[in-house]
The part of an RNA shown here (large-subunit ribosomal RNA, domain IV) has 347 nucleotides and comes from Adiantum capillus-veneris. Its mean pLDDT, the model's own confidence on a scale to 100, is 80. It matches the Rfam family "Bacterial large subunit ribosomal RNA". Rfam links the family to the GO terms ribosome and structural constituent of ribosome.
Context: one part of a larger RNA
C1' cells in the first nucleotide's frame, strides 16, 4: 500500500450526478396519534414513558399487576432487531418478466366493451385418420381493444371493403343452354347382279366411279337466356382512421363575445396542459434556497395533449422515478490511530 473491520476532537452532506456507502432507528409493555379516505384503512403514523435485582400481612394464582427498597454511565445491559416526515409523476392492487448487464412506468389482472359461434359449434393443429376446444353447450367457448373504483367517453361514414353488415330496381358478368350462321364428311369391299340393284339425289361420262349436294354425323361461331361478385343503395367508431385557413371588428391601448370569405366527411367538445408529450426554453411571474437548467402551485403562446392505441381525478400498495426536510453519521473539511488476512522480507 490492498482487502475486510473497530474508533475518532470540532463541524454535520460543506461530499457527490445523486446521502451511493456508512451511521442512526430497532424487541416487548404502555401512552398518544394528523391530513386524506373506497370507512376497510392510513397506523407500528408521528411523538413520549417504562424495562435489572430484592422484599411484601396486598390482589390474582403457572406467567401478571401494584407498593416499597436497592446497584450501575448503561437493566430487551451481548446477540437478534423498522430511520422518519412532506410533496409530485407513473402503474389501482397481490402477481409476472429479459436463466448470465434492464424487475420497471413493460406484461398480466379483476372489471369494461366490441365481435364471432346453436354443437358434427366457431377457432386451432394435421396430407389424412384424428385431436384440442370439451366428457363443456350462449350465466358457455374463441378472437380484438381497454385495464380496480369514481366522473365521463364529444363531432365525422367522404376514403379504406384483405374490418364488416343489410338490400336488391338497374348496369356489368362465367360455365352451360340456344334461334341462326359458315364449314368437314358422301366411303370401302365383292364372286353374285347391269331390262336391274345398292345406302337418298343431281350432273358429266361409258375410261378409272369424276364433280357436286341433302339427311345424318362432327367440330367452330352466334342474337338471346343465365348466379354470386363488382358498380350501385343504406347502415356501422370501445372498426382502420380523421377532427382547417385568411381577413376585419368594442369610446386609451390591447384583446375579440361578433362579422365576412374559402375549403372540408367533419373541423378537437369535456377535461388536462412548458407535461414521461414544449423545439424556441433555464418560457413568464410566484413558492422553496444566501444563491435552484431540477422541484412545486399557476398562466396558456398545446413546434407536435385529448377522450377504451381511453381523458381527468383518486384512498391503499411499491427493492419504482423525482424534489424538500428532521435525525444521523469519516461522504466530506482532512485526515489520524488500531485489528485481521494475503502479498512481501528473513529464518
Nucleotide at each position: 500500500a490492498u482487502u475486510u473491520c473497530u474508533c475518532u476532537a470540532a463541524g454535520g452532506a460543506a461530499c457527490u450526478c445523486g446521502g451511493a456507502a456508512a451511521a442512526a432507528u430497532g424487541g416487548c409493555c404502555u401512552u398518544g396519534u394528523a391530513a386524506c379516505u373506497u370507512u376497510g384503512a392510513g397506523u407500528g403514523a408521528a411523538g413520549g414513558g417504562g424495562u435489572g435485582c430484592c422484599u411484601c400481612c396486598u390482589c390474582a394464582c403457572a406467567u401478571g399487576a401494584g407498593a416499597g427498597g436497592u446497584c450501575g454511565c448503561a437493566g430487551c445491559g451481548a446477540c437478534u432487531a423498522a430511520g422518519c416526515c412532506a410533496a409530485g409523476g407513473c402503474a389501482a392492487u397481490u402477481g409476472u418478466u429479459u436463466a448470465c448487464c434492464a424487475a420497471a412506468a413493460a406484461c398480466a389482472u379483476a372489471g369494461g366493451u366490441c365481435u364471432u359461434c346453436g354443437c358434427a359449434a366457431a377457432g386451432u393443429c394435421g396430407u389424412a385418420c384424428g385431436a384440442c376446444c370439451a366428457u363443456g353447450u350462449a350465466u358457455g367457448g374463441g378472437g380484438g381493444c381497454u385495464g380496480a373504483u369514481g366522473c365521463c367517453u364529444g363531432c365525422c361514414c367522404a376514403g379504406u371493403g384483405c374490418a364488416c353488415c343489410g338490400g336488391a330496381a338497374g348496369g356489368u358478368u362465367a360455365a352451360g343452354g340456344a334461334a341462326g350462321u359458315a364449314g368437314g364428311u358422301u366411303a370401302a369391299g365383292g364372286a353374285a347382279g347391269u331390262u336391274g340393284g345398292u345406302g337418298a339425289c343431281c350432273u358429266g361420262a361409258u375410261g378409272a366411279u369424276g364433280g357436286g349436294u341433302a339427311a345424318g354425323u362432327u367440330g367452330g361461331u352466334a342474337a338471346c337466356c343465365a348466379a354470386a361478385g363488382c358498380c350501385c343503395c343504406g347502415g356501422u367508431g370501445a372498426a382502420c382512421g380523421g377532427c382547417g385557413g385568411c381577413c376585419g371588428u368594442a369610446a386609451c391601448u390591447a384583446u375579440a363575445a361578433c362579422g365576412c370569405u374559402u375549403c372540408u366527411a367533419a373541423g378537437g367538445u369535456a377535461g388536462c396542459g412548458a407535461a414521461a408529450u414544449u423545439c424556441c426554453u433555464u418560457g413568464u411571474a410566484g413558492g422553496g434556497u444566501a444563491a435552484g437548467u431540477u422541484c412545486u402551485g399557476a398562466c396558456c403562446u398545446g413546434c407536435a395533449c385529448g377522450a377504451a392505441a381511453g381523458g381527468c381525478g383518486u384512498a391503499a400498495c411499491a427493492a419504482u422515478c423525482u424534489u424538500g426536510g428532521c435525525g444521523c453519521u469519516g461522504u466530506c473539511u482532512c485526515a489520524g490511530a488500531g485489528a485481521a488476512a494475503g502479498a512481501c522480507u528473513u529464518g